RNA sequence: AACGACAAAGGCAAAACCAGAGAAAUUUGGUGACGCAAAGCCACGGAUCCUUAAUGGAUAGCCGGGUUGCCGAAG
Numbered sequence: 001a002a003c004g005a006c007a008a009a010g011g012c013a014a015a016a017c018c019a020g021a022g023a024a025a026u027u028u029g030g031u032g033a034c035g036c037a038a039a040g041c042c043a044c045g046g047a048u049c050c051u052u053a054a055u056g057g058a059u060a061g062c063c064g065g066g067u068u069g070c071c072g073a074a075g
Stems, first nucleotide, its partner, number of pairs: 003072002011036002016031006034061001040067003044064003047059004
């Protein structure tokens, strides 16, 4: 640099339910774990979604890209 064990430590948290924000997509907190090696962060390209249709908004757990980062067997 790359790679990712039926390894170890630590981490995140889908659906559903409860409470809050929003016109909506969606989001925040709690409970909860389907999963995740970047499921950390960034809307840059594509994609999808919303409507109060706009030089608008949402999704980073849809794909690509950028950037930072824990652990260490095999190859």
Description:
This is a predicted structure of a 75-nucleotide RNA (c-di-GMP-I-GGC riboswitch aptamer) from a Desulfuromonadales bacterium. The model forms 95% of the base pairs in the Rfam consensus. The source organism's lineage runs through Bacteria, Pseudomonadati, Thermodesulfobacteriota, Desulfuromonadia and Desulfuromonadales.